RNA sequence: CCAGAGAGUCGGAUGGCCGCAGGCGCAAGCUUGAGGAAAGUCCGGGCUCCACGGAAACACGGUGCCGGAUAACGUCCGGCGCGGGCGACCGCAGGGAAAGUGCCACAGAAAACAUACCGCCUUCUUCGGAGGGUAAGGGUGAAAUGGCGAGGUAAGAGCUCACCGCAGGCUUGGUAACAAGACUGGCAGGGUAAACCCCACCGGGAGCAAGGCCAAAUAGGGAAGAUACGCCUUGAGUGGCAGGACUGUUUUCGGUCUCAUCUUCCGGGUCGGCUGCUAGAGGUGCGCGGCAACGCGCAUCGCAGAUGAAUGGUCAUCCCCCGCAAGGGGACAGAACCCGGCUUACAGACUCUCUGGUUUU
Numbered sequence: 001c002c003a004g005a006g007a008g009u010c011g012g013a014u015g016g017c018c019g020c021a022g023g024c025g026c027a028a029g030c031u032u033g034a035g036g037a038a039a040g041u042c043c044g045g046g047c048u049c050c051a052c053g054g055a056a057a058c059a060c061g062g063u064g065c066c067g068g069a070u071a072a073c074g075u076c077c078g079g080c081g082c083g084g085g086c087g088a089c090c091g092c093a094g095g096g097a098a099a100g101u102g103c104c105a106c107a108g109a110a111a112a113c114a115u116a117c118c119g120c121c122u123u124c125u126u127c128g129g130a131g132g133g134u135a136a137g138g139g140u141g142a143a144a145u146g147g148c149g150a151g152g153u154a155a156g157a158g159c160u161c162a163c164c165g166c167a168g169g170c171u172u173g174g175u176a177a178c179a180a181g182a183c184u185g186g187c188a189g190g191g192u193a194a195a196c197c198c199c200a201c202c203g204g205g206a207g208c209a210a211g212g213c214c215a216a217a218u219a220g221g222g223a224a225g226a227u228a229c230g231c232c233u234u235g236a237g238u239g240g241c242a243g244g245a246c247u248g249u250u251u252u253c254g255g256u257c258u259c260a261u262c263u264u265c266c267g268g269g270u271c272g273g274c275u276g277c278u279a280g281a282g283g284u285g286c287g288c289g290g291c292a293a294c295g296c297g298c299a300u301c302g303c304a305g306a307u308g309a310a311u312g313g314u315c316a317u318c319c320c321c322c323g324c325a326a327g328g329g330g331a332c333a334g335a336a337c338c339c340g341g342c343u344u345a346c347a348g349a350c351u352c353u354c355u356g357g358u359u360u361u
Stems, first nucleotide, its partner, number of pairs: 001357010012318007020033005035332001039343002042341005047207004060203005065079005080094001081092004095198002100196002102192003117138002119134006146164002149161003165187001166185003170181004211275004221266007230241003243258006282301008319330004
């Protein structure tokens, strides 16, 4: 210098003027005011209400190598195994297939209680073929009943042997996952559990529009009181007629409902207001413990809290990008109860460590 790997930081800067929201102040005014993801709302908690005597089981959902961290987690850290990369390093729902059930397209003889297309060997033969042996070779497939070599054999075959793989218990190391070693066994039933299922562990539900408080007009509910009525009636708004509204298509004739007003008080709800609301598993620095995630101690800081929802506009100088210039532009995106994560979006700039190559000394 080229090509890469991992970890991380920033996300235009400063000032003037005019605004907007919160806090303080009698006032003038002072002070604070978006993010690394505020996003998706996918996990885990705090908090609140509801349900529930406790525990367990069933059902349903989730998680799933081992150890640790944490309030908790599906997150993080460290390790193990497998896979990828020359390497730095990266990826993995990574328990159980010997409890049981299911599935394995096409091709192929056969996809699992089994089986033989071509071939090889052998017996018979009417010379077309038929029977038997075999699983070495060929062929199919994503996957074919351990691999490879030698012996052996009619041809073959773990049939026998060496090595590799596999299984079993043992020893050693490790907290463990697991690793290494020697021994024994001729080798057992392929794959699939983000298929049912089994095992272990976890989980009550809904969410700040949670929840709490104050509380208007109008309408409606309840109680008490006063007054009034188109007619008749009754002890009585007790019953009826008449009236009104709707309706059976219309009339007749029916059906259902209604048939007072005012005053005071009570209780519920709506509009509205207050609260919950931001000092919290808080930030920063240092020290100590730990490989680390993280924990402990001390010091220090005050850092949005709006609710049809503030966080903006403009000017100047500088920085970066595009453009010959004039000029234009500054990524993704914006709190809504709060935290811990995950995932996704992101112009550009920068830092550290490491890997492979190349050149010069």
A computed fold for a 361-nucleotide RNA from a Pseudomonadota bacterium, annotated as Bacterial RNase P class A. Lineage of the source: Bacteria > Pseudomonadati > Pseudomonadota. It matches the Rfam family "Bacterial RNase P class A". About the family: Ribonuclease P (RNase P) is a ubiquitous endoribonuclease, found in archaea, bacteria and eukarya as well as chloroplasts and mitochondria. The coordinates come from a structure-prediction model, not an experiment, and the mean pLDDT is 77.